The part of an RNA shown here (large-subunit ribosomal RNA, domain VI) has 278 nucleotides and comes from a candidate division Kazan bacterium.
Context: one part of a larger RNA
RNA sequence: CGCUGGAUUCUUGAAGGGGAGCUGUUCCUAGUACGAGAGGACCGGAAUAGGCGAACCGCCAGUGUACCAGCUAUCGCGCCAGCGGUAAAGGCUGGGUAGCUAUGUUCGUUCAGGAUAAGCGCUGAAAGCAUCUAAGCGCGAAGCUUACCCCAAGAUUAAGAAUCCCUCCCUGUACCGUAUGGUACAGGGUGUAGGGCACUCCGAGACUAGGAGGUUGAUAGGAUGCAGGUGUAAGUGCGGUAACGCAUUCAGCCGAGCAUUACUAAUUGCCCAAUCGA
Numbered sequence: 001c002g003c004u005g006g007a008u009u010c011u012u013g014a015a016g017g018g019g020a021g022c023u024g025u026u027c028c029u030a031g032u033a034c035g036a037g038a039g040g041a042c043c044g045g046a047a048u049a050g051g052c053g054a055a056c057c058g059c060c061a062g063u064g065u066a067c068c069a070g071c072u073a074u075c076g077c078g079c080c081a082g083c084g085g086u087a088a089a090g091g092c093u094g095g096g097u098a099g100c101u102a103u104g105u106u107c108g109u110u111c112a113g114g115a116u117a118a119g120c121g122c123u124g125a126a127a128g129c130a131u132c133u134a135a136g137c138g139c140g141a142a143g144c145u146u147a148c149c150c151c152a153a154g155a156u157u158a159a160g161a162a163u164c165c166c167u168c169c170c171u172g173u174a175c176c177g178u179a180u181g182g183u184a185c186a187g188g189g190u191g192u193a194g195g196g197c198a199c200u201c202c203g204a205g206a207c208u209a210g211g212a213g214g215u216u217g218a219u220a221g222g223a224u225g226c227a228g229g230u231g232u233a234a235g236u237g238c239g240g241u242a243a244c245g246c247a248u249u250c251a252g253c254c255g256a257g258c259a260u261u262a263c264u265a266a267u268u269g270c271c272c273a274a275u276c277g278a
Stems, first nucleotide, its partner, number of pairs: 001154001005165007016151004022050007034039001051109006061101003067095005072087006112146003119139004166277001168189009194272004199213004219265003222261005228254003235248005
């Protein structure tokens, strides 16, 4: 921009497009058919595994750049104690929430139908026979198509359903009528439903877009509680010559998680958008 007024929400879609489509082993049938024996099936049914793919993070396992603790050197806070800075952009070490992940977990890789390929046939002439083919009819593949999953009405044949909105004013021109007027067209204003900007944000994200929210509010921050991590803070007391240990103390501290709570910030505002519809 279109979809023939403007919108919001939800769908259809055998319009169309994309994805998937795999294989082994074991068991039953059955030590059956077959075979002198050795050996050993078709058909049909079940189990399990690998590969591939998708989703997810309860488990297992990683990462987790500053969440916790420990350690060394050095500088600083006057000193002790206790802390902070720096040590190649984490100084080193041990752990680790959320998130993101696989090596982890769950699921899928399927049943069936239709039309066929090679091929196998039925009936059957040309050509008194024969012939699957010339007319006619059937079976037949991991392939085609439907079925399964996803996208999808720009599917211009632009689909469907429900719901919502459209109040007036001014100017000009033309026509009609003339008492101020009426009708039509064009332009300008007002700003309905609704949308947007700006604002608080995110399981969304390069930017856009998408989604949540805006006081009739839990959107983000803060606070409180919980989960979870680290592992028992500082200070003080006691014991020890001391290093240190014990108690207070399953302490203290704590990023992203889960709740609760308006304490802070979502302010004041602005813009687009119509005449019942060629």